[in-house]
Context: one part of a larger RNA
RNA sequence: GAUUGAACGCUGGCGGCGUGCUUAACACAUGCAAGUCGAUCGGUAACGCGGGGGCAACCCUGGCGACGAGAGGCGGACGGGUGAGGAACGCUUGGGAAUCUGCCCUUCAGCGGGGGACAACACGGGGAAACCCGUGCUAAUACCGCAUACGCUCCACGGAGGAAAGCCGGGGACCGCAAGGCCUGGCACUGAUGGAUGAGCCCAAGUCGGAUUAGCUAGUUGGCGGGGUAACGGCCCACCAAGGCGACGAUCCGUAGCUGGUCUGAGAGGACGAUCAGCCACACUGGGACUGAGACACGGCCCAGACUCCUACGGGAGGCAGCAGUGGGGAAUAUUGGACAAUGGGCGCAAGCCUGAUCCAGCCAUCCCGCGUGAGUGAUGAAGGCUCUCGGGUCGUAAAGCUCUGUGGGGAGAGACGAAACCUGAUCGGUUAUCUCUUUAGCAAGCACCGGCUAACUCCGUGCCAGCAGCCGCGGUAAUACGGAGGGUGCGAACGUUGCUC
Numbered sequence: 001g002a003u004u005g006a007a008c009g010c011u012g013g014c015g016g017c018g019u020g021c022u023u024a025a026c027a028c029a030u031g032c033a034a035g036u037c038g039a040u041c042g043g044u045a046a047c048g049c050g051g052g053g054g055c056a057a058c059c060c061u062g063g064c065g066a067c068g069a070g071a072g073g074c075g076g077a078c079g080g081g082u083g084a085g086g087a088a089c090g091c092u093u094g095g096g097a098a099u100c101u102g103c104c105c106u107u108c109a110g111c112g113g114g115g116g117a118c119a120a121c122a123c124g125g126g127g128a129a130a131c132c133c134g135u136g137c138u139a140a141u142a143c144c145g146c147a148u149a150c151g152c153u154c155c156a157c158g159g160a161g162g163a164a165a166g167c168c169g170g171g172g173a174c175c176g177c178a179a180g181g182c183c184u185g186g187c188a189c190u191g192a193u194g195g196a197u198g199a200g201c202c203c204a205a206g207u208c209g210g211a212u213u214a215g216c217u218a219g220u221u222g223g224c225g226g227g228g229u230a231a232c233g234g235c236c237c238a239c240c241a242a243g244g245c246g247a248c249g250a251u252c253c254g255u256a257g258c259u260g261g262u263c264u265g266a267g268a269g270g271a272c273g274a275u276c277a278g279c280c281a282c283a284c285u286g287g288g289a290c291u292g293a294g295a296c297a298c299g300g301c302c303c304a305g306a307c308u309c310c311u312a313c314g315g316g317a318g319g320c321a322g323c324a325g326u327g328g329g330g331a332a333u334a335u336u337g338g339a340c341a342a343u344g345g346g347c348g349c350a351a352g353c354c355u356g357a358u359c360c361a362g363c364c365a366u367c368c369c370g371c372g373u374g375a376g377u378g379a380u381g382a383a384g385g386c387u388c389u390c391g392g393g394u395c396g397u398a399a400a401g402c403u404c405u406g407u408g409g410g411g412a413g414a415g416a417c418g419a420a421a422c423c424u425g426a427u428c429g430g431u432u433a434u435c436u437c438u439u440u441a442g443c444a445a446g447c448a449c450c451g452g453c454u455a456a457c458u459c460c461g462u463g464c465c466a467g468c469a470g471c472c473g474c475g476g477u478a479a480u481a482c483g484g485a486g487g488g489u490g491c492g493a494a495c496g497u498u499g500c501u502c
Stems, first nucleotide, its partner, number of pairs: 001502002004499001006498004013371004018366001020363001021329001026327003030324003035074003040071002043067002047065003050061004081282003090207007099199002104195002107192004112146001114144002121136006152161003166187006174181002208254003215245003220242004225237003257279004261272004284305005307318004335361001337360003343357001344355004375403003384395004413439004418435002420432004446491005451472003457486005467474002
């Protein structure tokens, strides 16, 4: 000098664009953050409509709009948070072969015929609650067989095995008492091929400090056979061999998420890894699997532990490192806001619903940028302050004052309330040859420094005291270095100080 997710002191007008718990991965009250589909199903708790009964109050009725709870499907593995752990194929770059992939695209083929249940519900029972049990009824795109089957799987090559589900719209003849059959279009469903996307795995190289860490290793290194996995493999197991790694730093200890990048620097390099983007890891702590195309699963399950809460003491409930917010810690970091209008996501044929993702708004001079706090004129160089050799000098054109009066016209800027139009989800914000009113300089300057480095000097006070200080150093009676004042210098809605990095 540059930099900053900064903090502190003093001061503070406006706008734009960003950023905002770096500490306790400490504990969390409350609300919200993942639902959706009635065009899968049985149904009808609430609301509305219709219908029926009744003088009325009201009652009945799933017929319709819709729909609580339930069965079923898809989604809850994305999106959002954090950086604890991890020195590792975790990340980066470049290769590779032994794999899977819901939704989407392409192509081929199919969608025939049956069956038995379980919720909801009814009845009964247990419990303080959470919730649970028994009996009975029932539907389906839920479940299970049968049939059929490919270029699918297995194979001893003879063969063997394996599937499905319907729903909605339109319609002439024909059939049917009716529902409907039937034809046709769409969506869905089943088996298979290829693709796309996503994911798993392997290898090479690179990836912090310590040798005051020199030896480390028994599933350890390899083989044979098996098990297991979507898949290769000591991944796991039995047997066999005795290997494997290491001064090109093994092992151990410490520290750390990695990268694109950011800061600095002429560069080489050094330091860092907030925001944004990619990857990884984690979700109270530890362990485990289930479901599923995908998890060993932040707002799922089970077990153990610590903690908190409820309890009728028998037993239960919970997990903000989601968005706000609270306590605590700290030098220090914001609103318990609005909207799904846009972008995107989930579900749905759609209408739409959900979305603290996101888009906006609020707070903070926290960063960067822009603008303003007036302009011209004005010498009796006023008053006043400071200083003085008492003549004066200086603050200093600085201030004050003036830039006019009447009438008529025009009218920049700023502001206000109300109204209008447009953009907008918006009462946010913006735009305008709009209307009305007000106003005419009004509301807006500080901070640090002045011995040298380093731009800027005098007076008073103090007297090695009080104090200053980045370094050199100032202060012991004339201090341009301390404190105050006048003056000056620098920067300016900031200015200084401290910390960190180059």
Predicted 3D model of a 502-nucleotide part of an RNA (small-subunit ribosomal RNA, 5' domain) from an uncultured prokaryote.